[in-house]
Context: one part of a larger RNA
RNA sequence: CCCGCACCGUGACGGAAAGACCCCAUGAACCUUUACUGCAGGCUGAUACUGUCACUUGGCAUGUUUUGUGUAGGAUAGGUGGGAGGCUUAGAAGUCGGUACGCCAGUAUCGAUGGAGCCAUCCUUGAAAUACCACCCUGAACCUGUUAGGUGUCUAACGCUGACCCGUGAACCCGGGCGGCGAACAAUGUCAGUUGGGCAGUUUGACUGGGGCGGUCUCCUCCCAAAGAGUAACGGAGGAGCUCAAAGGUACCCUCAGCCUGGUUGGCAAUCAGGCGAAGAGCGUAAAGGUAGAAGGGUGCUUGACUGCGAGACAAAUAAGUCGAGCAGAAACGAAAGUUGGACUUAGUGAUCCGGCGGUUCCGAAUGGAAGGGCCGUCGCUCAACAGAUAAAAGGUACUCUGGGGAUAACAGGCUGAUCACUACCGAGCGUCCAUAGCGGCGUAGUGGUUUGGCACCUCGAUGUCGGCUCAUCACAUCCUGGGGGUGAAGAAGCUCCCAAGGGUUCGGCUGUUCGCCGAUUAAAGUGGUACGUGAGCUGGGUUUAGACCGUCGUGAGACAGGUCGGUCCCUAUCUACUGUGGG
Numbered sequence: 001c002c003c004g005c006a007c008c009g010u011g012a013c014g015g016a017a018a019g020a021c022c023c024c025a026u027g028a029a030c031c032u033u034u035a036c037u038g039c040a041g042g043c044u045g046a047u048a049c050u051g052u053c054a055c056u057u058g059g060c061a062u063g064u065u066u067u068g069u070g071u072a073g074g075a076u077a078g079g080u081g082g083g084a085g086g087c088u089u090a091g092a093a094g095u096c097g098g099u100a101c102g103c104c105a106g107u108a109u110c111g112a113u114g115g116a117g118c119c120a121u122c123c124u125u126g127a128a129a130u131a132c133c134a135c136c137c138u139g140a141a142c143c144u145g146u147u148a149g150g151u152g153u154c155u156a157a158c159g160c161u162g163a164c165c166c167g168u169g170a171a172c173c174c175g176g177g178c179g180g181c182g183a184a185c186a187a188u189g190u191c192a193g194u195u196g197g198g199c200a201g202u203u204u205g206a207c208u209g210g211g212g213c214g215g216u217c218u219c220c221u222c223c224c225a226a227a228g229a230g231u232a233a234c235g236g237a238g239g240a241g242c243u244c245a246a247a248g249g250u251a252c253c254c255u256c257a258g259c260c261u262g263g264u265u266g267g268c269a270a271u272c273a274g275g276c277g278a279a280g281a282g283c284g285u286a287a288a289g290g291u292a293g294a295a296g297g298g299u300g301c302u303u304g305a306c307u308g309c310g311a312g313a314c315a316a317a318u319a320a321g322u323c324g325a326g327c328a329g330a331a332a333c334g335a336a337a338g339u340u341g342g343a344c345u346u347a348g349u350g351a352u353c354c355g356g357c358g359g360u361u362c363c364g365a366a367u368g369g370a371a372g373g374g375c376c377g378u379c380g381c382u383c384a385a386c387a388g389a390u391a392a393a394a395g396g397u398a399c400u401c402u403g404g405g406g407a408u409a410a411c412a413g414g415c416u417g418a419u420c421a422c423u424a425c426c427g428a429g430c431g432u433c434c435a436u437a438g439c440g441g442c443g444u445a446g447u448g449g450u451u452u453g454g455c456a457c458c459u460c461g462a463u464g465u466c467g468g469c470u471c472a473u474c475a476c477a478u479c480c481u482g483g484g485g486g487u488g489a490a491g492a493a494g495c496u497c498c499c500a501a502g503g504g505u506u507c508g509g510c511u512g513u514u515c516g517c518c519g520a521u522u523a524a525a526g527u528g529g530u531a532c533g534u535g536a537g538c539u540g541g542g543u544u545u546a547g548a549c550c551g552u553c554g555u556g557a558g559a560c561a562g563g564u565c566g567g568u569c570c571c572u573a574u575c576u577a578c579u580g581u582g583g584g
Base pairs, nucleotide, nucleotide: 001584002583003582004581005580006579011575012574014571015570022405023404024403025402027401028400029397030396031395032394035202036201037200038199039198041195042194043193044192045191046190047189048188051154053152054151055150056149057148058147059146060145061144063142064141065140066139068137078136079135080134081133082132085119086118087117094113095112096111097110098109099108100107101106158182159181160180161179162178164177165176166175167174205217206216207215214234218240219239220238221237222236223235241386242284243343244342248302249301250300251299252298253297254296256280258276259275260274261273262272282291283290285348287346288345289344306329307328308327309326312323313322314321318387331340332339333338354380355379356378357377358376359375360374362373363372412459413457414455415454416453418452420448421447422446423445424444425443429439430438466541467539468538469537471533472530473529474528475527476526479504480503481502482499483498484497485496486495487494506520507519508518509517510516547565548564549563550562551560552559553558
């Protein structure tokens, strides 16, 4: 070096199962509910089946009889008109009693008695006599009619029932008869209202240095933005979802803020005078740009905050957006030239559909109209997830499932090294004195890759995760043992630094623990790496499925780096590595 045999289980990111964790899908399924929309079911009402009679309540209509003090006033004046007389032995005034109304003063009416008178025109009043007649209003009573109910009663529908009779020999069924009970109710059909996770179909956004939680989603201004335009981030700062009939148009006029000096109350600061003062003021509202030769501040007159257009440009995927000379019409201001189609400019917003309103020389289902539509103008959306899926929508899943992803998280690795561990430099200060025996403020430069992180690069058609057991192996920043320097080293014991990895580095109690605390020893009971070494070597106590309990949260289904009890760990070794052994 080649070839075996036996073992072992280091690696072949070993085998097995298109990862169950995580994310994604305009995926699914179940479950929940005060998500949305429905459907059974319940309740209530109307109506049909459904009829008789009586009483009673309300509305309406005709008729009769009545009813009406605001104050002043002989006093309970409803309104208007006619009106000079009206009522009365067919019984007036008055008296007694009853009834109704009542703002208790009286009014109306009935009965008895009584026996011949009572009232109006006058005086107060906006209006004059219920003296008398007619019409009407408000409220009331009664008769009749009609309509809508309510209560009671009846029996013949309808329902229940009999140990009776018949069809019929059996039957608790059916039909008929004869009785009883209930009864126009109930039951049933239809329609309407209400209730309705009992059931069903669905929805439950995206961005995101994984997802969730939080934040954001449209528009304007500045920086980033690299001197044309444009330009990203969960980069850094702010605003808008309006306002104004003057804060618009035009003609004419004026110039600020601040400071200094002077001046009654008056002061740092009010109004006044003088001076300096290019802009630091002001311009409705954020910022930027602009601006006094006005866009700022006033005064007069006004409505161009117009109608029909629009050459040509800017910008731009589209759709939108922006500027615009000039023409026609009719205006405002100005002597005129001229200016004016809102505001110093840039935010103050919403497509389409559907519907409303006004107008219109358009269409109008044989024709004339109409209905309806078109066209012009205009209105209704925190459609704010703001290019707006529907008029209309929330959650749970550890009982879960499917398709995918290492496009994306948890383990491990990688990169990085903020954090971490260690080292060095500087030397303020401590150390009685003395920076450096031993320490070392503030600060600086590194090394390492053991912590917590950042990134998301291999792996989601699977790289098994904490701790223990077993077996280790390496580094040295050395715990012991060895050699040395310094010492604030007398000796002994220490402290600190340098060299050094040969060997060694304990047994127990508690806890799943690593760690830690405690006990007893020891020369010492080292720090780390090895997929936080090692599950095709073991374990399975913890974490991390399905069961269950508690606390808390949630209406609930359920949830909780909260606790608790329970809970299937598969693999016959091809290669490689290692061990033992044999042959050539």